[in-house]
Context: one part of a larger RNA
RNA sequence: UUGGGCGUAAAGAGCUCGUAGGCGGUUUUGUAAGUCGGGUGUGAAAACUCUGGGCUCAACCCAGAGAGGCCACCCGAUACUGCAAUGACUUGAGUACGGUAGAGGUUAGGAGAAUUCCGAGUGUAGAGGUGAAAUUCGCAGAUAUUCGGAGGAAUACCAGUGGCGUAGGCGCCUAACUGGACCGGUAUUGACGCUCAGGCACGAAAGCGUGGGGAGCAAACAGGAUUAGAUACCCUGGUAGUCCACGCCGUAAACGAUGUGUGCUAGUUGUCGGGAUCUUAAGGUCUCGGUGACGCAGGGAAACCAUUAAGCACACCGCCUGGGGAGUACGGCCGCAAGGUUAAAACUC
Repeated sequence: UUGGGCGUAAAGAGCUCGUAGGCGGUUUUGUAAGUCGGGUGUGAAAACUCUGGGCUCAACCCAGAGAGGCCACCCGAUACUGCAAUGACUUGAGUACGGUAGAGGUUAGGAGAAUUCCGAGUGUAGAGGUGAAAUUCGCAGAUAUUCGGAGGAAUACCAGUGGCGUAGGCGCCUAACUGGACCGGUAUUGACGCUCAGGCACGAAAGCGUGGGGAGCAAACAGGAUUAGAUACCCUGGUAGUCCACGCCGUAAACGAUGUGUGCUAGUUGUCGGGAUCUUAAGGUCUCGGUGACGCAGGGAAACCAUUAAGCACACCGCCUGGGGAGUACGGCCGCAAGGUUAAAACUC
């Protein structure tokens, strides 16, 4: 390079936007670059093929003829691709209008339950904890119970293979600001599209910096148990952290282990958000968009997937190429650091 692949065997980037690039709906005309046909030239010799000849044959050698991708030029064709057009179209894509659902985001304010702590009252000897205990707390009055107060964090039930979001993720109430989606019928722009190397932004938890905050929980740590030991599991404590603001980090089994977009290919059933219609109503029928279960064709090594494909195709990107060494070393870039990213080889089986 050809070829084969990427849910679970190696392999889909965590996710979005988007530049270059690649690819791109429909009509007409032109052009003739790609494409196709013909011609001319070139295509050294040797080699190759054919014919004939020479070494006794053959290999080999000699002579003649043929053939030759490509390339250049000329003539022509115009279906497809490209290019151009005062261009034209509406199905793709968008915009306007009227509605709808939603834990989508940011900021501010508020609420109640509970834990802990503080003050006061009642009250007395235990409480707590476990498999059993002990460490621990308590006559300096605990636990229990009542009232009052402080503070922080999280929002029971509703709650649902329910909803929203590109992903990470999002759940008490109210307000302000704000993003997207879906449905409806009309109008409007007129291919404005798809994908996307580099690039920009976002990105759980943990961790880092500065300043706050600190109720509960709780790495580290201490003690008590258990045990042969117990640097654990269990218990009593407990600091970072968990929370807020600003700034970093940029990784996860970031998973549907399944890139994005488009078209096509039996059905049945549940549910969420719309619309149309029938019905007194419950509800039924049709339809668009989401989200589940089952299942045919087809696919698959199988289990399984199956209109939300892992089926049948097209466009574009990313990635894989035996195990270990190794997602490591070196170098580069990024980072305050932790480290991240890019990424080998020797050697070995």

Small-subunit ribosomal RNA, central domain from an uncultured bacterium, 349 nucleotides, folded computationally. The full RNA is in RNAcentral, with records from ENA.